Predicted 3D model of an 82-nucleotide RNA (c-di-GMP-I riboswitch aptamer). Rfam family: c-di-GMP-I riboswitch aptamer. About the family: GEMM was predicted in a large-scale screen for bacterial structured RNA regulatory elements. Rfam links the family to the GO term cyclic-di-GMP binding. It was read from a public genome assembly, where an Rfam model found it.
RNA sequence: GAAUGAAAAAGGCAAACUUAUCGAAAGGUAAGGACGCAAAGCCAAGGGUCUUAAGCAAAUGCAAUGACAGCCGGUUACCAUU
Repeated sequence: GAAUGAAAAAGGCAAACUUAUCGAAAGGUAAGGACGCAAAGCCAAGGGUCUUAAGCAAAUGCAAUGACAGCCGGUUACCAUU
């Protein structure tokens, strides 16, 4: 430096749900809680997904400048084995 994650050590994160709070919503934050995770660390600049307030047309539709990294992707890294 590269590949891999069978066993192990040190540890780490925290889905659903509940409460409070912010938000038009999606969703965020804090506390509780663990379904899971070897990058479930970081990045919304690439693809994708969600929402639809303003706006545009008008029973409704289009529409990010709003979100999602636990969808793909990019990037950095602990331990062990080879």